[in-house]
Context: one part of a larger RNA
RNA sequence: CCCGCGGCUAGACGAAAAGACCCCAUGAAGCUUUACUACAACUUGGCAUUGAAAUAAGAUUAGAUUUGUUUAGAAUAACUGGGAGACUAUGAAGCCUCAGCGCUAGCUGAGGUGGAGUCAUUAGUGAAAUACCAGUCUAAUUUGCUUUUAUUUCUAACUCUCUCGCCUGAAUCGGCGAGGAAGACAGUGUCUGGUGGGUAGUUUGACUGGGGCGGUCGCCUCCUAAAAAGUAACGGAGGCGUUUACAAAGGUUGGCUAGUUGUCGAUGGAAACGACAGCGAUAGGGCAAAGCCAUAAGCCAGCUUUACUGCAAGACCUACAAGUCGCGCAGUUGCGAAAGCAGAACUUAGUGAUCCGACAAUCCUUGAUAGUCGGGUUGAAGCUCAACGGAUAAAAGUUACUCUGGGGAUAACAGGCUUAUUUCGCCCAAGCGUCCAUAGCGACGGCGAAGUUUGGCACCUCGAUGUCGGCUCACCGCAUCCUGGGGGUGAAGAAGCUCCCAAGGGUUUGGCUGUUCGCCAAUUAAAGCGGUACGCGAGCUGGGUUCAGAACGUCGUGAGACAGUUCGGUCUCCUAUCUGCCGUGGG
Numbered sequence: 001c002c003c004g005c006g007g008c009u010a011g012a013c014g015a016a017a018a019g020a021c022c023c024c025a026u027g028a029a030g031c032u033u034u035a036c037u038a039c040a041a042c043u044u045g046g047c048a049u050u051g052a053a054a055u056a057a058g059a060u061u062a063g064a065u066u067u068g069u070u071u072a073g074a075a076u077a078a079c080u081g082g083g084a085g086a087c088u089a090u091g092a093a094g095c096c097u098c099a100g101c102g103c104u105a106g107c108u109g110a111g112g113u114g115g116a117g118u119c120a121u122u123a124g125u126g127a128a129a130u131a132c133c134a135g136u137c138u139a140a141u142u143u144g145c146u147u148u149u150a151u152u153u154c155u156a157a158c159u160c161u162c163u164c165g166c167c168u169g170a171a172u173c174g175g176c177g178a179g180g181a182a183g184a185c186a187g188u189g190u191c192u193g194g195u196g197g198g199u200a201g202u203u204u205g206a207c208u209g210g211g212g213c214g215g216u217c218g219c220c221u222c223c224u225a226a227a228a229a230g231u232a233a234c235g236g237a238g239g240c241g242u243u244u245a246c247a248a249a250g251g252u253u254g255g256c257u258a259g260u261u262g263u264c265g266a267u268g269g270a271a272a273c274g275a276c277a278g279c280g281a282u283a284g285g286g287c288a289a290a291g292c293c294a295u296a297a298g299c300c301a302g303c304u305u306u307a308c309u310g311c312a313a314g315a316c317c318u319a320c321a322a323g324u325c326g327c328g329c330a331g332u333u334g335c336g337a338a339a340g341c342a343g344a345a346c347u348u349a350g351u352g353a354u355c356c357g358a359c360a361a362u363c364c365u366u367g368a369u370a371g372u373c374g375g376g377u378u379g380a381a382g383c384u385c386a387a388c389g390g391a392u393a394a395a396a397g398u399u400a401c402u403c404u405g406g407g408g409a410u411a412a413c414a415g416g417c418u419u420a421u422u423u424c425g426c427c428c429a430a431g432c433g434u435c436c437a438u439a440g441c442g443a444c445g446g447c448g449a450a451g452u453u454u455g456g457c458a459c460c461u462c463g464a465u466g467u468c469g470g471c472u473c474a475c476c477g478c479a480u481c482c483u484g485g486g487g488g489u490g491a492a493g494a495a496g497c498u499c500c501c502a503a504g505g506g507u508u509u510g511g512c513u514g515u516u517c518g519c520c521a522a523u524u525a526a527a528g529c530g531g532u533a534c535g536c537g538a539g540c541u542g543g544g545u546u547c548a549g550a551a552c553g554u555c556g557u558g559a560g561a562c563a564g565u566u567c568g569g570u571c572u573c574c575u576a577u578c579u580g581c582c583g584u585g586g587g
Base pairs, nucleotide, nucleotide: 001587002586003585004584005583006582007581008580010579011578012577015572022407023406024405025404027403028402029399030398031397032396035202036201037200038199039198041195042194043193045191046190047189048188049187051154052153053152054151055150056149057148058147059146061144062143063142064141065140066139068137069105078136079135080134081133082132085119086118087117094113095112096111097110098109099108100107101106159181160180162179163178164177165176166175167174205217206216207215214234218240219239220238221237222236223235241388242286243345244344250304251303252302253301254300255299256298258282259279260278261277262276263275264274265273284293285292287350289348290347291346308331309330310329311328314325315324316323320389333342334341335340356382359379360378361377362376364375365374414461415459416457417456418455420454422450423449424448425447426446427445431441432440468543469541470540471539473535474532475531476530477529478528481506482505483504484501485500486499487498488497489496508522509521510520511519512518549567550566551565552564553562554561555560
């Protein structure tokens, strides 16, 4: 070196299972609820099945009987017409009793008594007699028809899980018959309001140095932005969701110039008003910022409505859709002597597509014609559709009972990069150390190394790289715990402190805790610090963490949840192909 045999499992990011954790999907399912929308169920009322009476209270209508008061006036004059007489022994006036109405003045009716008159026509009133007759109005009483509501009653629909007989022989089913109960209710059908996780279908946004929590989402201004334009971040700062109209903050014509500092000036002061001087736009322009503005776009005054209608050459911006500017023409106006200026505002924010229905206008319009309805066209309005290019008119949660498809495009372990943090070292030396910076320490600062902490990043791995601790077995580093050698000392000796060299060997046993760690006890020369996938689960364990069961506390309406607690909880491969290692044999 080659070939075996017997072993061990460190590696082949070994095998197994398209990761169950995490994220994503306009994926799924289970469950919940004061998510949304339905449905069952329950319930309210109308109508039908559904008939008959009485009473009460109303409505309409017909008949009868009453009713009617401003003032003047005998007096309680409803209105209109006719009208010169009307009523009365079939009992007038008067008186008594009762009833009704009433504006308290009286009117009407019934009964009794009484025994012959009572009213009208003439004066006062807008209108003349309830003297008499007819018709009508207001208000009321009563009667009848029709009808509504409520209550009560009836019996014949309908109902009976009441009794008996028959079909029928066993029959609690059904039918028929006889009774009984109940009764137009109930039940049922249809329409309708309510309740309705009982059931069902669904929804429950995105960005994001993983996701969640928080924040944000459209528009305007500045910086970042690298001197054209444009330009990102959960980069740094701020604003907007309007306002102003006939006594403007619009148009036009004419005019004017702020602000501050200094000095001076009655009351007068830090601040009111005036004068002079200096600076020069620092002022003001409704509001943010930027740009711009003195020829003013700032301030004041006069007159006004162009904050117009129909267009539009040509450009800017731009994926689209949108957005922006505008010469000029026609019509009609305002201001100005005129030239001219004016189609809102110094400019850039002050916003919302389409559909839908409603509104206004309209020589538009199909259906034979006319009307109506409907449709079209034009105009303006209705959305914090603010997740602001707006999925629907209409929508929240939970899953550890979970599932599928994917992702190392994205988290938890380990590795990698980095090294803020961490550990260690060095520089300077204010100071402590009685004195003395440096025996030993060392502030304020500065410079490094390492890659053991906590992090940052998200680079391999999600068609799987098994996670803490213990056991077993270790190998390495040295920034050395002991043992060895040395320098300094604030080293007398002894014991120490500090620094240098040094990794050969060594570096305990128990109690508590799942613990690493730590505390405690007893020893020891000493009871070192780290790395090795926080060494080592195809070597073991499985106490912890981290599935399904259950409980407590807390949170939540609830389903459920909790780096809160608690009890319980399957660790696959008798089998090693290759590399590696141990033992052994042959060539």
Large-subunit ribosomal RNA, domain V from a Patescibacteria group bacterium, 587 nucleotides, folded computationally. Its Rfam family is "Bacterial large subunit ribosomal RNA". The coordinates come from a structure-prediction model, not an experiment, and the mean pLDDT is 81. The source organism's lineage runs through Bacteria and Bacteria candidate phyla.